Small-subunit ribosomal RNA from an uncultured bacterium, 1396 nucleotides, folded computationally. The coordinates come from a structure-prediction model, not an experiment, and the mean pLDDT is 83. The RNAcentral record of the sequence draws on Greengenes.
RNA sequence: CCCUUAGAGUUUGAUCCUGGCUCAGGACGAACGCUGGCGGCGUGCUUAACACAUGCAAGUCGAGCGGGGAUUGAGUUUGGAAGGUUUCGGCCGGAAGAGCUCAAUUCUAGCGGCGGACGGGUGAGUAACGCGUGAGCAAUCUGUCCCACACAGGGGGAUAACACUUGGAAACAGGUGCUAAUACCGCAUAAGACCACGAGGUCGCAUGGCCAUGGGGUAAAAGAAUUAUCGGUGUGGGGUGAGCUCGCGUCCCAUUAGCUAGUUGGUGAGGUAACGGCCCACCAAGGCGACGAUGGGUAGCCGACCUGAGAGGGUGAUCGGCCACAUUGGAACUGAGACACGGUCCAGACUCCUACGGGAGGCAGCAAUGGGGAAUAUUGGGCAAUGGGCGCAAGCCUGACCCAGCAACGCCGCGUGAAGGAAGAAGGUUUUCGGAUUGUAAACUUCUGUCUUAAGUGACGAACACAAUGACGGUAGCUUAGGAGGAAGCCCCGGCUAACUACGUGCCAGCAGCCGCGGUAAUACGUAGGGGGCAAGCGUUGUCCGGAAUGACUGGGCGUAAAGGGCGUGUAGGCGGGAAAGCAAGUCAGAUGUGAAAUCUAUGGGCUCAACCCAUAGCCUGCAUUUGAAACUGUUUUUCUUGAGUGUUGGAGAGGCAGGCGGAAUUCCGUGUGUAGCGGUGAAAUGCGUAGAUAUACGGAGGAACACCAGUGGCGAAGGCGGCCUGCUGGACAAUAACUGACGCUGAGGCGCGAAAGCGUGGGGAGCAAACAGGAUUAGAUACCCUGGUAGUCCACGCUGUAAACGAUCGAAACUAGGUGUGGGUGGCUGACCCCUUCCGUGCCGCAGGUAAGGCAAUAAGUAUCGCACCUGGGGGAGUACGAUCGCAAGGUGGAAACUCAAAGGGAAUUGACGGGGGCCCGCACAAGCGGUGGUUUAUGUGGUUUAAUUCGACGCAACGCGAAGAACCUUACCAGGAUUUGACAUCCUACUAACGAAGUAGAGAUACAUUAGGUGCCCUUCGGGGAAAGUAGAGACAGGUGGUGCAUGGUUGUCGUCAGCUCGUGUCGUGAGAUGUUGGGUUAAGUCCCGCAACGAGCGCAACCCCUAUUGUUAGUUGCUACGCAAGAGCACUCUAGCGAGACUGCCGUUGACAAAACGGAGGAAGGCGGGGACGACGUCAAAUCAUCAUGCCCCUUAUGUCCUGGGCUACACACGUAAUACAAUGGUGGUAAACAGAGGGAGGCAAUACUGCGAAGUGGAGCAAAUCCCUAAAAGCCAUCUCAGUUCGGAUUGCAGGCUGCAACUCGCCUGCAUGAAGCUGGAAUCGCUAGUAAUCGCGGAUCAGCAUGCCGCGGUGAAUACGUUCCACGGGCCUUGUACACACCGCCCGUCA
Repeated sequence: CCCUUAGAGUUUGAUCCUGGCUCAGGACGAACGCUGGCGGCGUGCUUAACACAUGCAAGUCGAGCGGGGAUUGAGUUUGGAAGGUUUCGGCCGGAAGAGCUCAAUUCUAGCGGCGGACGGGUGAGUAACGCGUGAGCAAUCUGUCCCACACAGGGGGAUAACACUUGGAAACAGGUGCUAAUACCGCAUAAGACCACGAGGUCGCAUGGCCAUGGGGUAAAAGAAUUAUCGGUGUGGGGUGAGCUCGCGUCCCAUUAGCUAGUUGGUGAGGUAACGGCCCACCAAGGCGACGAUGGGUAGCCGACCUGAGAGGGUGAUCGGCCACAUUGGAACUGAGACACGGUCCAGACUCCUACGGGAGGCAGCAAUGGGGAAUAUUGGGCAAUGGGCGCAAGCCUGACCCAGCAACGCCGCGUGAAGGAAGAAGGUUUUCGGAUUGUAAACUUCUGUCUUAAGUGACGAACACAAUGACGGUAGCUUAGGAGGAAGCCCCGGCUAACUACGUGCCAGCAGCCGCGGUAAUACGUAGGGGGCAAGCGUUGUCCGGAAUGACUGGGCGUAAAGGGCGUGUAGGCGGGAAAGCAAGUCAGAUGUGAAAUCUAUGGGCUCAACCCAUAGCCUGCAUUUGAAACUGUUUUUCUUGAGUGUUGGAGAGGCAGGCGGAAUUCCGUGUGUAGCGGUGAAAUGCGUAGAUAUACGGAGGAACACCAGUGGCGAAGGCGGCCUGCUGGACAAUAACUGACGCUGAGGCGCGAAAGCGUGGGGAGCAAACAGGAUUAGAUACCCUGGUAGUCCACGCUGUAAACGAUCGAAACUAGGUGUGGGUGGCUGACCCCUUCCGUGCCGCAGGUAAGGCAAUAAGUAUCGCACCUGGGGGAGUACGAUCGCAAGGUGGAAACUCAAAGGGAAUUGACGGGGGCCCGCACAAGCGGUGGUUUAUGUGGUUUAAUUCGACGCAACGCGAAGAACCUUACCAGGAUUUGACAUCCUACUAACGAAGUAGAGAUACAUUAGGUGCCCUUCGGGGAAAGUAGAGACAGGUGGUGCAUGGUUGUCGUCAGCUCGUGUCGUGAGAUGUUGGGUUAAGUCCCGCAACGAGCGCAACCCCUAUUGUUAGUUGCUACGCAAGAGCACUCUAGCGAGACUGCCGUUGACAAAACGGAGGAAGGCGGGGACGACGUCAAAUCAUCAUGCCCCUUAUGUCCUGGGCUACACACGUAAUACAAUGGUGGUAAACAGAGGGAGGCAAUACUGCGAAGUGGAGCAAAUCCCUAAAAGCCAUCUCAGUUCGGAUUGCAGGCUGCAACUCGCCUGCAUGAAGCUGGAAUCGCUAGUAAUCGCGGAUCAGCAUGCCGCGGUGAAUACGUUCCACGGGCCUUGUACACACCGCCCGUCA
């Protein structure tokens, strides 16, 4: 310099981290589902090394041999056909055939030679020198092949075949006889070889090898063929192949720790091609093992293949190398080579044949079959090529091999058309009904012809002198013709992850890799349309690698997430101070050999390209040998003192063990005093006590523990150690620098120590106290509390071996800012203090740094090093089970799996919410007061019950005199009955008619029937008519629904709460969620204001601006008012009315406060600190309320869930609750009295005066008034008299009678009046509500709704209090800060156990 290294989803309300799970990629000898046009190149029983019918897979040589056969020819011996001829008597003719001999060609059962040890298959066994790699054999062999040298003389005896014969079903076996050889055997020869002996040289790491040499001993041979050769024997060399040995590497389990008797070694003999316990005899007692022996499990090994950035991890199909095996086990023979896949023998199992006596067989060769299995092919062609065996050769054999067949099993390539084409066709889908989309897509026009189809032509592969020779194959290729004609599917569309809508379904059916979808509007299920991806394939499943730094060598951790051994000592091992020299094991560099080929990479080439194939180069990172270097590590030697140790001196200490001593206290015992309780608790009781307790005094006994000192003080390795004294003893520290001279650090196993509880034996036992008993508490209480109380606690000896044995932090040594305490020692200034220096220990704060953060920070959790432990490897199961081991036991150590979840009571931190946590503050929250509710009667609402119906909604506060500001009909939505169906209501179309209106009959009415008395509108007009509006009839589009869903919605409303909060921009801090601001000190009604502050500003809220009210000025006055005696008139000072102003701002004074904000007091003022009241309601919470005000999506009904009518119901009544009214009486009732005094409203289908009638409700009648004019309208509580505490002259319910009013109609079901009746009730249990001033309480008045109906609601004024110390308390509400949390649907949370 170049190349390479990608992440995402899922724990949470959110965040950072730890940590698992899952996904995206690649690969496959694959399988399954759907689909399927062609070609090339590859690949194809991974399971039953299960069993195998049938065929083939190893033969060849006649130029080794004898014999036999066939054919041809010749010869010969026979034979006598066809044909010819005939005088029919025969004659000629000589074929086929048969026998023998010779020759040639050819075949081959047997003997013999070579080959069947190669090639082909499989992976059962094997954890091994089996394999890989590198060495060695001076310890070896090697047929055929090559080279060299030497030789082949002369003999002999057999045997198969064959013949005859015996046994047997067969397989086969036997007997007798004959015969050949390149079969077999002696003899001769011996260059060289081998053997023993003798003697010389030379080389090697050793045993020993090599060379030359003397004499002695041993062993050879084969011919064939013909004239070219091929063979034979011996020796040496080479080559090839094989055998043996060694170094290194080669899976899992230690819940396998000890194994071994030919075992380890020696001597001798045997055996082998050769070494060797390989075998044997004797001798010795060794050998292996924590660097993992032995045992168990699994497995053929490698080149390579897959993946990966690499390092690694996984695999060992096809191709190649090695090994092992051939039905199972064993054995040898032959041979150069085997202990032999298609040889032999024996044994076993199985199959087959059998005459039952006996035999035959071995597909893990190629095909094929059955079986197993998710699953894997043809009983094909050929030796043309490549290669192998035999042969002189021709040649023969060859399921090796070359080809073809089957299979989308894989890789690669091609095609299913191309261009134009908008009326953006039809159809489909969707829609907001306009459209959008499918979509240039199709149709249509013009082209092309790959593949396919048909026909023609037609190879390379063939070499070797020529010739001949092609399974594939009439194949590939080429040419011509035809015609877009024959050729597209699969998966997906919530996120990860590219791609969206509709319908159906309704936690069902189903989906799902993870998270998760589905409970009526599903982009997640199913279907459709559309879209995305890949494509002759696409998905799924399985396996491997990757992502996973999630086993971390590269490249992780251990305080709290999983993880430091309880502590020490020390073995092996690992690591180790300064200087010098040597060596060269590690290390580095060069060279050499090897690292097979294929594969891989690069370049080039060949098939049209590619896959595929060929060539060349690189690579093969390794191992070995050798040469060199010497810094570092190592090793040897010498040396040094700083690490370590020793010596000397000194002080400190609850360090340990043993013995002795002491006082206080508890308890018990004795005696005395003394009397009724003691004791205990939240409160009690059990218990003790009149037989004298507790209390108190004295004396005694006994055991255990040592107050104060005492201290984030001391000592110890940890556990731990505390009265005093003595003895013995360990360690640390300081000073010194005399001695040794690296003697050190760590430390698997081992050994030792090791709190409490527990165990054994023997003591002891005061107090305390498991178990146990009793008393309480409680729903229960096997607990907490109380009274007792045994083991135990104490001592001695022994065992146990664990703890939150903790700093949850292993040890050692080094380095890296400071500050401040404390314990021990030393030095200096000194004689002493203060102070300073230095070392060791023990704390706190804090910088850099690192950390996920909190926190750590020289006593590191920082920076680098060494050693050990643990790991350790998601949560649970589980520290459980099994086996092992230790223990008397209890139990300890070590320590799984099945199954299950997608996270974890995993870590840290953040924001909320919550707390029977803390602090501060507010509120009629409590307290202080006044009056109520809860009890009575009535009214009213609700629940419940009832009913044909009792319509519906509202349900803690925040439903219940609520929707309803008014249910007799109507309302009305409910029920019964009767009607109706384009409809009671809207729009559109057609036809007709003015509309309207009156009386009659039937009916409960709606309605139906039958008549028409009256009556005639608007605009235009050519007077015929047309139009608008209205009505009637008809047809359908549609109307209609108080039917459902307030959890699909809008709008509106309630509530926290008129609480003071809720946020944002920029900046800053934090990895981040977030924080800061908004916290703090004060202050306020207030996040109101001031001050401070890494914040500075801003917004919505607060406050103010608005309205009413309290004072006043001014202006204006009619219906108001009156200073004119009345009226009229006049006037506008006053009251009043309503416009505009003024006024209040802590402005002024004083005190306090921080010189602030502000608070307190005061003055002035009508009003004083927000003057009083109203409207106004932040971000949000409650899936709060309302589909029945209204609007509205979706769903549902359509002769009804719509519409109309009559009657009924909403008013029921054993009961329960809420809200009110009236009371229970004397602060009262009743009667009387006065020209007592309001405010605010309403009035035309109305309010109604004066007057008259009625006891009264009311009636008659009607002045006035559309209102500051008239009316409603009398205000009432007040005052005076009486009643005198009673169920009353209280109270008025209930009921009867008689009336009044409204209305079509008061029966169900209205209000009012009079007379009569005269119920409960004598102040209300537990509990609970409202109210802080013109308020509560009390008194009356008005209005809305409304024909009529208020004890309700909304307003109005009159009279007019009490109390607030204060913030401790309340299962009250709220605000701020802080703390804990395992909660976040947020405590109505979460969650444990038992049972079902």
Its Rfam family is "Bacterial small subunit ribosomal RNA". Its family is annotated with structural constituent of ribosome and ribosome in the Gene Ontology.